[in-house]
């Protein structure tokens, strides 16, 4: 140096004809309990890794760029 994949909530990760993003975990509050933990219920949390470019509309499609993982050299 090249190919290939991946970047969405603190952390694993969903998210298909392109139409204003979600689930576990954890966090906050209530209830239950003497207490805690278990459980139920609400509830906060995202510039969807940056720029561009197409479209009326972009997490989704093009481009470049940064990063992270693997191969090849």
């Nucleotide at each position: 140096g090249g190919g290939c994949u991946c970047g969405u909530a603190g952390c694993u990760c969903a998210g298909u004809u392109g139409g204003u993003a979600g689930a576990g975990c954890g966090c906050g509050u209530c209830a239950u309990u003497u207490g805690c933990a278990a459980u139920g219920a609400c509830g906060a949390g995202g510039u969807c890794u940056g720029g561009g470019g197409u479209u009326c509309g972009a997490u989704c499609c093009c481009c470049c760029a940064c990063g992270g993982g693997u191969c090849c050299a």